[in-house]
c-di-GMP-I riboswitch aptamer from a Bacillota bacterium, 102 nucleotides, folded computationally. The sequence was found by an Rfam model in a public genome assembly. Rfam family: c-di-GMP-I riboswitch aptamer. From the family's description: GEMM was predicted in a large-scale screen for bacterial structured RNA regulatory elements. The model forms 95% of the base pairs in the Rfam consensus. Its mean pLDDT, the model's own confidence on a scale to 100, is 82. NCBI's taxonomy places the organism under Bacteria, Bacillati, Bacillota.
RNA sequence: GACCGACAAGGGCAAACCUGUCGAAAGACAGGGACGCAAAACCAUGGGUCUUAGGUCCUUCUGGGCAGCGGAUGCACUGGACAAGAUCGCCAGGUUGCCGGA
Repeated sequence: GACCGACAAGGGCAAACCUGUCGAAAGACAGGGACGCAAAACCAUGGGUCUUAGGUCCUUCUGGGCAGCGGAUGCACUGGACAAGAUCGCCAGGUUGCCGGA
C1' cells in the first nucleotide's frame, strides 16, 4: 500500500415512529427514539426511484367557462408529460477516514 472484518477494544452514526419548524410536495432540520450501518462520513457526476407549487410543452378525445352572431380560432381552467426539486440509509463512480489481521 492492497485486500479482509472478529459476540476484539475504544468510540461513532441513527431507520420506522412521535413532537416542533421549514417546504406545493417529495423531503429537510432540531429533539426524543433505535431498525440497522466499517464508510449509514462527504460530493447529485451516471443510472434508478420519489415529487410537480412555479416554469416549459401538449390538451385530438373527456368536461364545461370566457371572447367571437355563429363557425373557425384564441384565452384561462381542467387533464397529461417533463426536473433544473428530492434521495448518497437504492446502485455505480469520485474524495477522505477509526481499530485490528484476531